[in-house]
RNA sequence: AAAGUAGGUCAGAUCGUCGCUGGUACCAGAUCCGAAAGGUGGUACUGGAGGAAGGUCCGGACUGCACAGGGCAACGUAGGAGGUAACGCCUCUCCGCCGUGAGGCGAGGAUUAGAGCAACAGAGACGAGUCUUGCCGCCUUCGGGCGGUAAGGGUGAAACGGGCAAUCUCUACGUGCAGCAACACCAAAUAGGCCAGCAUUGAUGUGGCUCCGCGGAGCUGGCGGGUAGGUGGCAUUGAGCCGUCUCAGUGAUGGGCGGCCCAGAUGAAUGACGAUCACACCAUAUUUUUAUGGCGCACAGAAUCCGGCCUAUCGGCCUACUUUAUUU
RNA sequence: GGGCCUUUAGCUCAGCCGGUAGAGCAGCGGACUUUUAAUCCGUUGGUCGCGCGUUCGAAUCGCGCAGGGCCCACCA
Numbered sequence: 001a002a003a004g005u006a007g008g009u010c011a012g013a014u015c016g017u018c019g020c021u022g023g024u025a026c027c028a029g030a031u032c033c034g035a036a037a038g039g040u041g042g043u044a045c046u047g048g049a050g051g052a053a054g055g056u057c058c059g060g061a062c063u064g065c066a067c068a069g070g071g072c073a074a075c076g077u078a079g080g081a082g083g084u085a086a087c088g089c090c091u092c093u094c095c096g097c098c099g100u101g102a103g104g105c106g107a108g109g110a111u112u113a114g115a116g117c118a119a120c121a122g123a124g125a126c127g128a129g130u131c132u133u134g135c136c137g138c139c140u141u142c143g144g145g146c147g148g149u150a151a152g153g154g155u156g157a158a159a160c161g162g163g164c165a166a167u168c169u170c171u172a173c174g175u176g177c178a179g180c181a182a183c184a185c186c187a188a189a190u191a192g193g194c195c196a197g198c199a200u201u202g203a204u205g206u207g208g209c210u211c212c213g214c215g216g217a218g219c220u221g222g223c224g225g226g227u228a229g230g231u232g233g234c235a236u237u238g239a240g241c242c243g244u245c246u247c248a249g250u251g252a253u254g255g256g257c258g259g260c261c262c263a264g265a266u267g268a269a270u271g272a273c274g275a276u277c278a279c280a281c282c283a284u285a286u287u288u289u290u291a292u293g294g295c296g297c298a299c300a301g302a303a304u305c306c307g308g309c310c311u312a313u314c315g316g317c318c319u320a321c322u323u324u325a326u327u328u
Numbered sequence: 329g330g331g332c333c334u335u336u337a338g339c340u341c342a343g344c345c346g347g348u349a350g351a352g353c354a355g356c357g358g359a360c361u362u363u364u365a366a367u368c369c370g371u372u373g374g375u376c377g378c379g380c381g382u383u384c385g386a387a388u389c390g391c392g393c394a395g396g397g398c399c400c401a402c403c404a
Stems, first nucleotide, its partner, number of pairs: 001324010012277007020048009032039002050299001054310002057308005062179004069211004074175005079093005094108001095106004109170002114168002116164002126161001131153003134149006183232004193223006205214002225403003240260004245256004279296001281294005329400007338353004347384001355371005377393005
């Protein structure tokens, strides 16, 4: 220098004007919307998208289901050890494969418990057996035939020894179900209804079935009726964030110390315009430097909240390492 | 916001515990008919939504994406 490998990180910056939205303080509670519950207005200060907020693929928190227990079924996981609230995630390590290498990938328990599968080709495909050549023995009309052996050939992914468990199955371990449209409360309204079936001889329920319990008056289906509003959950002292810190550990990670409080709507905020600078590209002038003009800046956008995985992503920057070539 | 289903010929669907993909309609050609329709005969047409993997072999099995569709408010 070129080509790579692994990890991390940024996702334009500043100012001005005009807006949107949450919080706090103060001032109104007057006006306005609404049937009510409830929502409110102004000023000042202050906060306001992401590394994936995405897919909803795993794991939890939270909430409800009269939540106990046994059996069966179903589903998931799969070398070993560790981390974690938990996981199918992460780390270390063994083995196998790929790569010159740095490194990468692995759904890596079990095929003497049992079953199943193998198209075409080939004599023969998992039951066994012999197409051809060779070798050995016997017979022979001397062309060959029969028996044995399993060395070679041919077919095929695979030729008697196994292969496939991302086929059934077995082993070990694990899993109750549903999801914030969960759930709790407030307000308003009605035809608080009709028909059929099952129910105090105990149903429905206990979101797969069943046993045994629990429980105690309704349940299921069809035809209708009414309201389609509001508050909490919900944004926060949390599995919280930050650190040239410190201790333990190979590491994931954990403990300590210090600092911080950091979006929150519901027909759904986080924007628009202008200026300057930075970056990439193009054009012109120019030896270079540079100047002027134009153009561009990805993927995408919170919706109960976290930890992961996967997928999308213009362009950079940093660190460590490998191979090749050259120079010293 | 949450839960679930589906994708195979131009259309509607089979095939899905693996062995090389079919049916009906449609299309095209022919026969019949004066002609058309109907009928009969023949025939074309497939990246099995896409990618990666398991396997000798994948529409089928596993994983990841993409497209399309369905359901879920409350009171009584």

Two RNAs folded together computationally: RNase P RNA and transfer RNA, 404 nucleotides in total.
Its mean pLDDT, the model's own confidence on a scale to 100, is 79.
Rfam match: Bacterial RNase P class A. The family's RNA type in Rfam is ribozyme.